[in-house]
A computed fold for an 85-nucleotide RNA from a Candidatus Pelagibacterales bacterium, annotated as Glycine riboswitch aptamer. Rfam family: Glycine riboswitch aptamer. Rfam describes the family as follows. This family represents the bacterial glycine riboswitch. The model forms 90% of the base pairs in the Rfam consensus. Taxonomically the source falls in Candidatus Pelagibacterales (Bacteria, Pseudomonadati, Pseudomonadota, Alphaproteobacteria).

RNA sequence: UAGAUUCGUAGGGAAGAGACCUAACGUAGGCACCGAAGGAGCAACAGCCCAGGAAACUCUCAGGUAAAAGGACCUUACAAUUAUA
Numbered sequence: 001u002a003g004a005u006u007c008g009u010a011g012g013g014a015a016g017a018g019a020c021c022u023a024a025c026g027u028a029g030g031c032a033c034c035g036a037a038g039g040a041g042c043a044a045c046a047g048c049c050c051a052g053g054a055a056a057c058u059c060u061c062a063g064g065u066a067a068a069a070g071g072a073c074c075u076u077a078c079a080a081u082u083a084u085a
Stems, first nucleotide, its partner, number of pairs: 001085002006080001008078006018031001020030004032065003038061001039059003045052001
């Protein structure tokens, strides 16, 4: 000096599903639905008395179902960390 990885800040993009019903209507309850915060489950494999084990798959506890907000993930810039050359 370049820089994998990891992480933070800021900008941009970013899906699905009832503006459903009732009531005392920013709330509570009911039915239906969604999968992309978070959470839970497992195939190979390992182990075998029990215990392990990924995801955008499955579940829907939580969350969500006009707009707004939120939003996994992708991308840009900056900063930090750092394998390596």